[in-house]
Context: one part of a larger RNA
RNA sequence: GGCACAUGGUGGAUGCCUAGGCGACAAGAGGCGAUGAAGGACGUGGCAGGCUGCGAUAUGCCUCGGGGAGCCGCCAAACAGGCUUUGAUCCGGGGAUUUCCGAAUGGGGAAACCCACCCGAAGUCAUGUUCGGGUAACUGUCGGUGAAUCCAUAGCCGGCAGUGGCGAACGCGGGGAACUGAAACAUCUCAGUACCCGUAGGAGAAGAAAUCAAUUGAGAUUCCCUUAGUAGCGGUGAGCGAACGGGGAACAGCCUAAACCAUGCGUAUGUAAGACGGCGGUCGUUGUACGUAUGGGGUUGCGGGAUCUUGCGUGGUAUUUCUGCCGGAAUACCGGGAAGUUACAAAGGAUGACGUUAAUCGAACCAGGUGGGAAACUGGGCCAUAGAGGGUGAGAGCCCCGUAGAUGAAAGCGGACAUCCCUUCCUUGCAAGACACCCAAUUAGCGCGGGGCACGUGAAAUCCUGCGUGAAUCCGGGAGGACCAUCUUCCAAGGCUAAAUACUCCUUGUCGACCGAUAGUGCACUAGUACCGUGAGGGAAAGGUGAAAAGUACUCCUGUUAGGAGAGUGAAAUAGUACCUGAAACCGUGUGCCU
Numbered sequence: 001g002g003c004a005c006a007u008g009g010u011g012g013a014u015g016c017c018u019a020g021g022c023g024a025c026a027a028g029a030g031g032c033g034a035u036g037a038a039g040g041a042c043g044u045g046g047c048a049g050g051c052u053g054c055g056a057u058a059u060g061c062c063u064c065g066g067g068g069a070g071c072c073g074c075c076a077a078a079c080a081g082g083c084u085u086u087g088a089u090c091c092g093g094g095g096a097u098u099u100c101c102g103a104a105u106g107g108g109g110a111a112a113c114c115c116a117c118c119c120g121a122a123g124u125c126a127u128g129u130u131c132g133g134g135u136a137a138c139u140g141u142c143g144g145u146g147a148a149u150c151c152a153u154a155g156c157c158g159g160c161a162g163u164g165g166c167g168a169a170c171g172c173g174g175g176g177a178a179c180u181g182a183a184a185c186a187u188c189u190c191a192g193u194a195c196c197c198g199u200a201g202g203a204g205a206a207g208a209a210a211u212c213a214a215u216u217g218a219g220a221u222u223c224c225c226u227u228a229g230u231a232g233c234g235g236u237g238a239g240c241g242a243a244c245g246g247g248g249a250a251c252a253g254c255c256u257a258a259a260c261c262a263u264g265c266g267u268a269u270g271u272a273a274g275a276c277g278g279c280g281g282u283c284g285u286u287g288u289a290c291g292u293a294u295g296g297g298g299u300u301g302c303g304g305g306a307u308c309u310u311g312c313g314u315g316g317u318a319u320u321u322c323u324g325c326c327g328g329a330a331u332a333c334c335g336g337g338a339a340g341u342u343a344c345a346a347a348g349g350a351u352g353a354c355g356u357u358a359a360u361c362g363a364a365c366c367a368g369g370u371g372g373g374a375a376a377c378u379g380g381g382c383c384a385u386a387g388a389g390g391g392u393g394a395g396a397g398c399c400c401c402g403u404a405g406a407u408g409a410a411a412g413c414g415g416a417c418a419u420c421c422c423u424u425c426c427u428u429g430c431a432a433g434a435c436a437c438c439c440a441a442u443u444a445g446c447g448c449g450g451g452g453c454a455c456g457u458g459a460a461a462u463c464c465u466g467c468g469u470g471a472a473u474c475c476g477g478g479a480g481g482a483c484c485a486u487c488u489u490c491c492a493a494g495g496c497u498a499a500a501u502a503c504u505c506c507u508u509g510u511c512g513a514c515c516g517a518u519a520g521u522g523c524a525c526u527a528g529u530a531c532c533g534u535g536a537g538g539g540a541a542a543g544g545u546g547a548a549a550a551g552u553a554c555u556c557c558u559g560u561u562a563g564g565a566g567a568g569u570g571a572a573a574u575a576g577u578a579c580c581u582g583a584a585a586c587c588g589u590g591u592g593c594c595u
Stems, first nucleotide, its partner, number of pairs: 001594009015580001016544002020515002022512007029504002031166002039101003042055003046079001049075003061095006070083003106115003116135007137163009170201001171199005181188001185235001211218002222249005232240002253496003256440001260296010273286001274283002276327006301474001303439003307434006315334007335427006348421005354414004359407003365380004381398002383387001389401003445469007455481001476491005531538002551579001554566004
């Protein structure tokens, strides 16, 4: 020095565990903010470094409920001092306080700081000082004041209301790439994706046919399955990619503009053409035309409506319509009927029930031996609308928490619910005929240039529109994939609309052929921490004594608060806080053999 065996050190793999993650389902919630948010800075404890809580009333204050014996949060024990059956700590509802920064909003500013003005108050002889309230901008509305410039307007000032900022995804709109693929690359693709901006809601968008279909018909929108990788589009390359129809989910329909009437205002005209109709009287700033505002009317495609006439029908009372009579009309009240707050008008209120934010009751087991310890074993029992799960010194239905089941709210909140109050509407509607008044104009269409439609300009319809042109009103107009005819079908150029659909920062519950500390979130632990970077930004490592600290009194070795030997605790100390198990590499010690 090598090999073998034994026994150690180092190291932290493996096994077991879980305090944390991941995913899904169900229900809830779907916002917070000038009444100052999200997020922070600084404070706040008897002693106080970090976390948590809170805000100069500062680990908390008041009140209403729950609960019932201990309590003064965690790392983290002790000391000191307190509170508590006159009900503390704790849990839940409501309220008060809530420094400074931050949209930050009196002005400024290098965030958490500096400096003001006005009003009121405390204090002072007075000033200085302190305390409370107010003082940003924009928009809307109301009022005041008020230029050039007479009226006016702009401007200025004030009152009231709103907006602003933050937030994970989902929606709609305005802009909008490239890498890439095409085995290069330019049309094309990636893709209307990523990203930027605006903006809304719990959903959003869309939506009641100028839609489809095809000679039968359907009947708003949205979403899913299919039709179908079909028809098509395509340097006919790469690729892109419908619809009709069928089956489901969910279902809901409405309101304006115009014609016409009435009223108010303005302008023009204007001595009579008028005043609901008839006759008589009376009036005439009446009337007529246009514009505008409000109310009525009206909303459709087997066209609808307006106006006029006729027929049928329509509860009562009162008033008005210049006046008397007759007829008609309007308004109010009573009676009768209908509907309603998500559209179709609109604001809610009360009560009840239900749910939610604390909780409460809740069955049934003992013995023996083994063991440190019994829940395992043996023996004999019991409960079960409860044998889900967790804990307890090892596998516990009956020890503890729970579980099945049942019960519960002073106060707050919720809305699908019910009733009432309340609100609105109808009770002048139907039919026939006449008339030809209305039926959405910088529109439809067309030309040029683009975009969107699965459709790349193509035979290219349909939809949108930057520029230019430019109709018709029902004997009208659009569509049916150039275009024309016939036929069919629908009615644009105004608006509203629940559900079925998308998503999950967040709350509660349940589950997992999900992970188990190099895994699972980056983070099971002081984690977006330490650390790195000027910055945007990047970004860790790090879990486990034991059933219980019972965490080794006391003695000894030594320079030693290092380490160890006895002793003691414990079932175990080769479980001693460098702590479960403790693999390998690597380093020793002892013995044997070989050289």